SAM riboswitch aptamer (S box leader) from a Cyclobacteriaceae bacterium, 140 nucleotides, folded computationally. The model forms 94% of the base pairs in the Rfam consensus. NCBI's taxonomy places the organism under Bacteria, Pseudomonadati, Bacteroidota, Cytophagales, Cyclobacteriaceae. It was read from a public genome assembly, where an Rfam model found it.
[in-house]
C1' cells in the first nucleotide's frame, strides 16, 4: 500500500493533561468552553488470533480394546496480541434487482383522445444485494 475472508442494529467510561474542534471524504444531521482532537492513567467490553479446559464427531495409532496424538466443530475461561467504550459502520451517497413493491399525490416522456383526459415507461419512494469505510486474521 495491494489482495482474501470474517464481522459491523448488542456491549463498554472515569481521571489527569490540552485548549477548538470531532463524528474517513460529500451532503444532511449530531457532539463540542457544564471542555473536542491528540497524549497519559485507571477501569471495562468483545471474543478475531494465541494459550487453556469440556464434550462428543472424524483420523492416525494398535491384533483388538483402551490409552496417546492430530482436525474441524459446539460450549466455557480472559492473566497474552490486537481492537473497541456518543448517535445503526449516526444517516443518506457507485452499480444492480424486485414482470402481482409502489394505495393516494407528484415530475419526465411516449402513444391515443381531444371534453385536458386515459395507457405505458422512467424518474421520486420503499426493500434487497452490493460499494465504500473501520477492524481483525491470513496473503502478496
Nucleotide at each position: 500500500a495491494g489482495u482474501u475472508u470474517a464481522u459491523a442494529a448488542a456491549g463498554a467510561a472515569g481521571c489527569g493533561u490540552g485548549g477548538a474542534g470531532a463524528g474517513g471524504c460529500a451532503g444532511g444531521c449530531u457532539c463540542u468552553a457544564a471542555g473536542a482532537a491528540g497524549c497519559g492513567c485507571u477501569a471495562g467490553c468483545a471474543a478475531c488470533c494465541a494459550c487453556u479446559c469440556u464434550g462428543g464427531u472424524u483420523c492416525u495409532g494398535c491384533a483388538u480394546u483402551a490409552a496417546a496424538g492430530a482436525a474441524a466443530c459446539a460450549g466455557a475461561a480472559a492473566a497474552g496480541g490486537u481492537g473497541c467504550u456518543a448517535a445503526a459502520u449516526c444517516c443518506u451517497g457507485a452499480u444492480c434487482c424486485c414482470a402481482a413493491g409502489g394505495a393516494a399525490c407528484g415530475u419526465u416522456u411516449a402513444u391515443c383522445a381531444a371534453g385536458u383526459g386515459a395507457u405505458a415507461a422512467a424518474c421520486a419512494c420503499g426493500g434487497g444485494a452490493g460499494a465504500a469505510u473501520a477492524u481483525a486474521a491470513g496473503u502478496u